RNA sequence: ACAUCCACGAUGGGAGAAUCGGCACAGCCGGUGCCGAAGGAGCAACCGCCCCCGGAAACUCUCAGGCUGAAGGACCGUCGCGGAAAU
Numbered sequence: 001a002c003a004u005c006c007a008c009g010a011u012g013g014g015a016g017a018a019u020c021g022g023c024a025c026a027g028c029c030g031g032u033g034c035c036g037a038a039g040g041a042g043c044a045a046c047c048g049c050c051c052c053c054g055g056a057a058a059c060u061c062u063c064a065g066g067c068u069g070a071a072g073g074a075c076c077g078u079c080g081c082g083g084a085a086a087u
Base pairs, nucleotide, nucleotide: 001087004084005083006082008080009079010078011077012076013075018032019031020030021029022028023027033067034066035065039063040061041060042059046055047054048053
């Protein structure tokens, strides 16, 4: 110095899923139903590994969250910044 990995920040993209009723009505509350891509939990595919042990999903659950909009949003791209070890 280059490429790679991890974390943070900015920026762009970013899905799914309803209806009824009441009220003090741009919102709130209740009934039933639904969604999975914040988070969380679980099995365990998978990974390190001889085993033990450890890490563990976009799978599963739906506690939370969501089902007008806004907000949020896993994940992906770009930029900035810091660290890591190898070349």
Molecule: Glycine riboswitch aptamer
Organism: Marivita sp. S6314